[in-house]
């Protein structure tokens, strides 16, 4: 010096990932309420069940007109934050919400898995939605590493995964 192995620090991929404020459409001339006519017993409490509570012939539920008129979730664009298993799915548990109980669904944590990244198509899910999201699938791309080939250089081919990769540190083995 190289080479294997332990601990760590710090990078790299780009329409790069997650959060979040402000603003602007959509959501919707909907849901709701107001009156008016029809109607003539059920209707609300987020999805089923039951079971409780409220309104209801002073007239439920629907249905058509007239006024009035939302939100939330989701998107988009600037900003700001935190990062590069960034994040996201799936299972299982546990908690907390959802008026009671079940079972259902949201959201938090924890455990196993699985995906390098982001586009593009189609299929399903969610969802007001031809927007967004998630998941599988296909194709190029595209960054890493390994093999193999080739060239003065520039490359190309196959294939794998992020518990990788690249740098640098540091303990211990071989030699």
């Nucleotide at each position: 010096a190289u080479u294997u192995u332990u601990g760590g620090u710090a990078g790299a991929g780009g329409c790069g990932c997650a959060c979040u404020c402000u603003u602007u459409a959509u959501c919707a001339g909907u849901a709701g309420a107001u009156u008016g006519u029809a109607g003539g017993a059920u209707a609300u409490g987020u999805u089923c069940a039951g079971g409780c509570a409220u309104a209801g012939a002073u007239g439920a539920a629907u249905a058509c007109a007239u006024u009035c008129a939302a939100a939330a979730g989701g998107a988009a664009a600037u900003g700001g934050u935190g990062c590069c298993g960034a994040a996201g799915g799936u299972u299982u548990a546990a908690u907390a919400u959802u008026g009671c109980u079940g079972a259902g669904a949201u959201a938090u944590u924890a455990u196993a898995c699985c995906u390098g990244g982001g586009u593009a198509u189609a299929u399903g899910g969610u969802u007001a939605a031809g927007a967004g999201c998630c998941a599988u699938a296909u194709a190029a791309c595209u960054g890493u590493c390994a093999u193999c080939a080739a060239u003065g250089a520039c490359u190309g081919a196959u294939g794998g995964a992020g518990u990788g990769c690249u740098a640098c540190c540091u303990a211990a083995a071989g030699a």